[in-house]
């Protein structure tokens, strides 16, 4: 150069077009315990990499670019 494929919560991931973006781990506050630990219960955290296109509707198609990685000369 040319392909490929990655990006969604602190952190690893899921959702393959309509309903409220969810799970494990972490965090924070009860509760159980004499403390701790596990255990249960509830919360908090997200301009879904930007920025355009289709569509009634987009995390999702699609386009450009940006970020990490693969493959191949």
């Nucleotide at each position: 150069g040319u392909u490929c494929c990655u990006g969604u919560a602190g952190u690893g991931c899921a959702a393959u077009g309509c309903a409220g973006a969810g799970c494990g781990c972490g965090u924070u506050g009860g509760a159980c315990u004499u403390c701790u630990a596990a255990u249960c219960c509830a919360a908090a955290a997200g301009u879904c990499g930007u920025g355009g296109g289709u569509u009634c509707g987009u995390a999702u198609c699609u386009c450009a670019c940006c970020u990490g990685g693969g493959a191949u000369g």